Model confidence (mean pLDDT): 80 of 100. The RNA shown here (transfer RNA) has 71 nucleotides and comes from a Clostridiales bacterium.

[in-house]
RNA sequence: GCGGGUGUGGUUCAAUGGCAGAACGUCGGCUUCCCAAGCCGAAAGCGUGGGUUCGAUUCCCAUCAUCCGCU
Numbered sequence: 001g002c003g004g005g006u007g008u009g010g011u012u013c014a015a016u017g018g019c020a021g022a023a024c025g026u027c028g029g030c031u032u033c034c035c036a037a038g039c040c041g042a043a044a045g046c047g048u049g050g051g052u053u054c055g056a057u058u059c060c061c062a063u064c065a066u067c068c069g070c071u
Base pairs, nucleotide, nucleotide: 001070002069003068004067005066006065007064010024011023012022013021018054026042027041028040029039030038047063048062049061050060051059
């Protein structure tokens, strides 16, 4: 330099044009003499910028980060 993969709550992963979900973790409450466990509730996210579309996490382009391969 070229080609390809992956970017989604704090972490690990889903979702596939129409609402963004799960587990763990965090916070609050209940329970308990206390802790743990258990139960209830809450906060927190689509890498960035454009384009297409009535509507984009999803499709297209560029870019950034990271990984793999080739030279």

Rfam family: tRNA.
The source organism's lineage runs through Bacteria, Bacillati, Bacillota, Clostridia and Eubacteriales.
The sequence was found in a public genome assembly.